[in-house]
RNA sequence: GACCUAUUCGUCUAUUGGUAAGACAUCAGAUUUUCAUUCUGAAAAAAGGAGUUCGAUUCUUCUAUAGGUUA
Numbered sequence: 001g002a003c004c005u006a007u008u009c010g011u012c013u014a015u016u017g018g019u020a021a022g023a024c025a026u027c028a029g030a031u032u033u034u035c036a037u038u039c040u041g042a043a044a045a046a047a048g049g050a051g052u053u054c055g056a057u058u059c060u061u062c063u064a065u066a067g068g069u070u071a
Stems, first nucleotide, its partner, number of pairs: 001070007010024004018054001026042005047063005
C1' cells in the first nucleotide's frame, strides 16, 4: 500500500427494514436490629457524516478507531 472483519446503556451480549431486549453493575423503595442476601421499580446505549427508502442500528458509501491476511 491492497483486501477482509468489527464498532449497540458503565461492562458483556441480543435485535439485522417498522416501539432497541436481557444479564451484571448503579440509584430508589420494601424486607432485615444493622450489613449482606432476597423482592419490586427507575435511569441508562446504535462510532461520526452523506445517500436510498414512507420509514435505517439494519442496506450503500466516506471518515475515524481496533483487529486480521497479504505484499